[in-house]
RNA sequence: UCUUCCCCGGGCGAUGGAGUUCGCCCUCGACUGCCCUCUCGGGCUGAUGACUCCUACCCGACC
Numbered sequence: 001u002c003u004u005c006c007c008c009g010g011g012c013g014a015u016g017g018a019g020u021u022c023g024c025c026c027u028c029g030a031c032u033g034c035c036c037u038c039u040c041g042g043g044c045u046g047a048u049g050a051c052u053c054c055u056a057c058c059c060g061a062c063c
Stems, first nucleotide, its partner, number of pairs: 009026005016054006033044004
C1' cells in the first nucleotide's frame, strides 16, 4: 500500500410512522416499480425488502 474476514457504528431497500427481522452499502455507495411506444407519449400495482400495528388513500356491505 492492496485484498479479505470479524466486531461496532451509520446509511439504503419505488409514497408516512413504530416494533421485529433479512439483505445491501460505507472508495458518496446501497436505492430511484412494471407494461406499451423509435422518440414524444400512454397505461397499471403497492404506504412493508418481509411480518405486525398505526395513519392516509381505495373498493364493498350494514346502521
Molecule: Fluoride riboswitch aptamer (crcB RNA motif)
Organism: Gemmatimonadota bacterium